This is a predicted structure of a 77-nucleotide RNA (transfer RNA) from uncultured Psychroserpens sp.
Rfam family: tRNA. About the family: Transfer RNA (tRNA) molecules are approximately 80 nucleotides in length.
Lineage of the source: Bacteria > Pseudomonadati > Flavobacteriia > Flavobacteriaceae > Psychroserpens.
The sequence was found in a public genome assembly.
RNA sequence: UGGCCCAUGGUGUAACUGGCUAACACAUCGGUUUUUGGUACCGAAGAGUCUAGGUUCGAAACCUAGUGGGCCAACCA
Numbered sequence: 001u002g003g004c005c006c007a008u009g010g011u012g013u014a015a016c017u018g019g020c021u022a023a024c025a026c027a028u029c030g031g032u033u034u035u036u037g038g039u040a041c042c043g044a045a046g047a048g049u050c051u052a053g054g055u056u057c058g059a060a061a062c063c064u065a066g067u068g069g070g071c072c073a074a075c076c077a
Stems, first nucleotide, its partner, number of pairs: 001073007010026004019057001028044005050066005
């Protein structure tokens, strides 16, 4: 310098080739149970999807650019 891939709650992953209030597990918090803790069960909070545009009636998803991360190649030594 070029190419490819990835980015969604605190963490790990879903979301049917664009359409329901973005779902599940763990973690966190509260409750029940227990002498206490753990386990188990019940409930709650927590992301509008990396950023900015575009397409569209409608974008997490498609297009463009950028940012961050990873991989490969090339250049210099």